A computed fold for a 73-nucleotide RNA from a Gammaproteobacteria bacterium, annotated as transfer RNA. Rfam family: tRNA. The family's RNA type in Rfam is transfer RNA. Model confidence (mean pLDDT): 81 of 100.

[in-house]
């Protein structure tokens, strides 16, 4: 230099013919218990890496770009 993949909640990850952003773990409150642990219920937490484009509508499609991983040279 060329090609491919990844980037979504604090962490690990889902989310496909474009149509309300989610689970698990963690966190907070409450319930349960004589206490702890375990268990249960509820809740908070997101400008979907960044900048543009297409569209009535983009996490998703298109262009560019940043970081990381793999391969080729």
């Nucleotide at each position: 230099g060329c090609g491919g993949g990844a980037a979504u909640a604090g962490c690990c990850c889902a989310g496909u013919u474009g149509g309300u952003a989610g689970a698990g773990c963690g966190c907070a409150a409450c319930c349960u218990u004589g206490c702890c642990a375990a268990g249960g219920u509820u809740g908070a937490g997101g400008u979907c890496g960044c900048c543009g484009g297409u569209u009535c509508g983009a996490g998703a499609c298109c262009g560019g770009u940043u970081u990381c991983c793999c391969g080729c040279u």